The RNA shown here (SAM riboswitch aptamer (S box leader)) has 115 nucleotides and comes from Flavobacterium croceum DSM 17960.
It matches the Rfam family "SAM riboswitch aptamer (S box leader)". Rfam links the family to the GO term regulation of gene expression.
The source organism's lineage runs through Bacteria, Pseudomonadati, Bacteroidota, Flavobacteriia and Flavobacterium croceum.
Model confidence (mean pLDDT): 80 of 100.
The RNAcentral record of the sequence draws on Rfam.
């Protein structure tokens, strides 16, 4: 670098350096930021995976020494498809539009394994 699988509405801070951006990409929206962004270092914490212990070993519970990771806003929200409900039209059916909810997908992030 490639691929596979699992998880992603819970959880979790501060100091120093730094000095203007940041929230993945594209588009739209919204938010954070000189009351100090990104990035780096230090300590602390959380508990997603590996790990440790127990277990109904299919799984679930607990732990935090170690390896990664993470510690504003649901992966900040929306984008593709389907279903349901409501609104409007309406005699009924059907179609389309708007809004909300749910499921799956695409994309992304992380871990373990793999090429």
């Nucleotide at each position: 670098u490639u691929g596979u699988u699992a998880u992603c509405a819970c959880g979790a801070a501060a100091g120093c350096u730094g000095g203007a951006g940041g929230g993945a990409a594209u588009a739209g929206a919204c938010c954070c930021u000189g009351u100090g962004a990104a990035a780096g270092c230090u300590u602390a914490g959380c508990a997603a995976c590996c790990c440790u212990a127990u277990u109904u070993u299919u799984u679930a519970u607990a732990g935090a020494a170690g390896g990664u990771g993470c510690u504003a806003c649901a992966u900040u929200c929306u984008a593709a498809u389907c279903u349901u409900u409501a609104u409007a039209c309406c005699g009924a059916u059907u179609u389309a539009a708007u809004a909300a909810a749910g499921a799956u997908a695409c994309a992304g992030a992380u871990a373990a394994c793999u090429u």